The RNA shown here (c-di-GMP-I riboswitch aptamer) has 75 nucleotides and comes from Sulfurovum sp. Taxonomically the source falls in Sulfurovum (Bacteria, Campylobacterota, Epsilonproteobacteria, Sulfurovaceae). Its mean pLDDT, the model's own confidence on a scale to 100, is 82. It was read from a public genome assembly, where an Rfam model found it.
RNA sequence: GAUAUAAUUAGCCAAGCCUGUUGUAAAAUAGGGACGUAAAGCUAUGUGUCUCAAAGAGAUUGACAGGUUACUGAA
Numbered sequence: 001g002a003u004a005u006a007a008u009u010a011g012c013c014a015a016g017c018c019u020g021u022u023g024u025a026a027a028a029u030a031g032g033g034a035c036g037u038a039a040a041g042c043u044a045u046g047u048g049u050c051u052c053a054a055a056g057a058g059a060u061u062g063a064c065a066g067g068u069u070a071c072u073g074a075a
Stems, first nucleotide, its partner, number of pairs: 013036001017032006035062001041068003045065003048060005
C1' cells in the first nucleotide's frame, strides 16, 4: 500500500404511514416520521418486478448481480 469488516470513532441515510406538489400511471419530490442499513453513496449496464396511451416509452439501486467512490483499522 492492497484486500478484509471483528471491535471501535466521527457521523450519514431513512421503510411503512401522514400532508403538499408533479405525473395517464408505476412512481418521484419537499416536510414530518423511523422499519431498518457497512455502502440503504453514485450509476438503469444485465436480469427480475411494476406502469402505460403497450410500436415501444417509462418506474424501481432499501429486488439480485455488475461498475465506481468512501469513514474506522483487529485477525